[in-house]
Predicted 3D model of a 72-nucleotide RNA (transfer RNA) from Alosa alosa. RNAcentral holds the sequence, with entries from ENA. Lineage of the source: Eukaryota > Opisthokonta > Gnathostomata > Teleostei > Alosa. Rfam family: tRNA. Its family is annotated with triplet codon-amino acid adaptor activity in the Gene Ontology. About the family: Transfer RNA (tRNA) molecules are approximately 80 nucleotides in length. Its mean pLDDT, the model's own confidence on a scale to 100, is 82.
RNA sequence: GGUGUAAUGGCUUAAUGGUAUAGCGUGACAUUAGUAAUGUUAAGAUUCCGGGUUCGAUUCCCGGUUAUACCU
Numbered sequence: 001g002g003u004g005u006a007a008u009g010g011c012u013u014a015a016u017g018g019u020a021u022a023g024c025g026u027g028a029c030a031u032u033a034g035u036a037a038u039g040u041u042a043a044g045a046u047u048c049c050g051g052g053u054u055c056g057a058u059u060c061c062c063g064g065u066u067a068u069a070c071c072u
Stems, first nucleotide, its partner, number of pairs: 001071007010024003018055001026042005048064005
């Protein structure tokens, strides 16, 4: 220098164009003599950044950043 892949709550992860899923974690409540475990419930994401296409973009297109693999 070239090519590919990835980026989504604190962490991990799903979502093949219709306002984002689940687990872990966190808070509250129930249960317990108390804790753990269990159950119920709540909060938490401008989907890496900037543009474009579209009525509508996590998703498609272009550029950039970061990480990683391969080639040279």